[in-house]
RNA sequence: UCAGCAGGCCGGGUGACCGCUUCGAGCAAUCGGAGAGGAAGGUCCGAGCUCCUCACGGGCAGCGCGCUGGGUAACACCCAGGCGUCCUGACGGACGACGGAAAGUGGCACAGAAACAUACCGCCCCGAGAUAUCGGGGCAAGGGUGAAAUGGUGGGGUAAGAGCCCACCGGCUGCAAAGCGAUGCGCAGGCCGGCUAAACCCCGCGCGGAGCAAGGUCAAAUAGGAGGGUGUUAAGGGCGCCCGGCCCAAUCCCUCGGGUUGGCCGCAUGAGACCCCGGGCAACCGGUGUCCUAGAUAGAUGGUCACCGUCUCCGCCUUCGGCGGGGAUACAGAACUCGGCCUACAGGCCUGCUGAAGCC
RNA sequence: GGCCCGGUGGUGUAGUGGCCUAACACACCGCCCUGUCAAGGCGGAGAUCGGGGGUUCGAAUCCCCUCCGGGUCGCCA
Repeated sequence: UCAGCAGGCCGGGUGACCGCUUCGAGCAAUCGGAGAGGAAGGUCCGAGCUCCUCACGGGCAGCGCGCUGGGUAACACCCAGGCGUCCUGACGGACGACGGAAAGUGGCACAGAAACAUACCGCCCCGAGAUAUCGGGGCAAGGGUGAAAUGGUGGGGUAAGAGCCCACCGGCUGCAAAGCGAUGCGCAGGCCGGCUAAACCCCGCGCGGAGCAAGGUCAAAUAGGAGGGUGUUAAGGGCGCCCGGCCCAAUCCCUCGGGUUGGCCGCAUGAGACCCCGGGCAACCGGUGUCCUAGAUAGAUGGUCACCGUCUCCGCCUUCGGCGGGGAUACAGAACUCGGCCUACAGGCCUGCUGAAGCC
Repeated sequence: GGCCCGGUGGUGUAGUGGCCUAACACACCGCCCUGUCAAGGCGGAGAUCGGGGGUUCGAAUCCCCUCCGGGUCGCCA
C1' cells in the first nucleotide's frame, strides 16, 4: 500500500434570494428565535399514559416465553458465562426458536421383510430326501430398500453370530474436584433406549381488554327518533366459557336511522441529553455540573443560484502531484411518548487483527 | 394515525405436512359437429403457490423477515 474479518462513527458545508410551520415583541407595517432521523420506516416485542362494571374464587380453554447468572420500569432486548454447530491465513470469530423424545398419544409418504416392531436375500445347526428341494430351530455379521435400520473400529469367542467378552473411540446414567449457576476435570457402570414438540402434549414462568380517532372539556347540533326482543315471579343482558360472585334494572339489550364534522387540553421537562468522578469484566448503576432541543391537523421543516467538500470517469501537463471538463452525492422523512428488535442506505472515516507485496 | 384482512395458471376459487409432478369452473388453442356462428363432444397448453430464509427426510400448508394490495365515519372520534 492492497485485500479480508470484526466493531464503532459520519452521512454534506457556507452565502444570497423567494417561501412554509410555530413561539415571542409590536396598534400595525414588520422584526427576532426555533424547526426531522439513524433509521422519524415496518408496526414485530416491551412499557408509560388513558378509559373500560378492578378484570375476584374454583374448573375448563386460550396466548406468549424457554441454557445459566446479571442489567433494566419492562422485554422475545442488552452484557457476561456455559453448551452445540460452523468458519479461518488469524487476535480467534460468527450463528443458535438452546427445557423435555428414558411420561403418554400421533406421524414417519414412496421403497423396503420390517419405521419400533420384525426377518426378504442370506449364514449356521438338526431332520427328511435323490444332488434339486422341503420341514423345524438359531442369528442379525453381510446384501438389498430408504432421509432414517438398533453404537463404531479391531481382536477374542461361536455351529453361525451377537457388548456375548476385551482394547480404544463416541454417547447415556450415577457419583463428583471446581463453580452462585448453566456446566463439568475426573472416577465407575456394557447401560447403548431411532427421528419429529416451528405435531398434540408434559414441566416451569407470565398474561384482563382496548388504544391518543385513548380520554377530558367548551361550543355547535338535536326528536334523546323508528323497529324488534324480553321483563317486574328475577327471567334477560354483560364480565373468553361453566359454576359461584359482581354489575345493569327500561335511563335495558339488539338492529336501523338523524344531527354535529369546530376549538382547547391530553402535547412536548423526559425511565431526557452531554461532560467529569466513582463502582462494575461488561451491560449498567450512583454522584456533581451544564443544557432545553419540532409540534402540524390535508398535515411546516422547502425551492433556485453561486462557491466549496467527497467519490468517480475522461483529457493534458507529466509520473509526490497539478490543471480543465463531465457525472454522482444515498435510504428516507416526525403525528401521544419512550426502551428495543428488524428492514433500507450513494459515499466516506476511525480502531483492532490477519494475509500478500515492497523498502529499511 | 391506529386496527384488521388478503396474495395459488389470464380470471374466480379449492387445497391447511407426503397419494400435489397442485385440482375445479370460465377464458385460450387445435380437431369434430353445422351451410355459418353459438351451444355441445374430444384433445391440449398454461401456475413451481408474492419474494427470501428457517424447522422437517419432505413445505402451497408450520415459523420468522420482507414486498404488494385491500377494508375504513358501513372497524375506531
Predicted 3D model of RNase P RNA and transfer RNA as a complex of 437 nucleotides. It holds a member of the Rfam family "Bacterial RNase P class A". Rfam classes the family as a ribozyme. Model confidence (mean pLDDT): 75 of 100.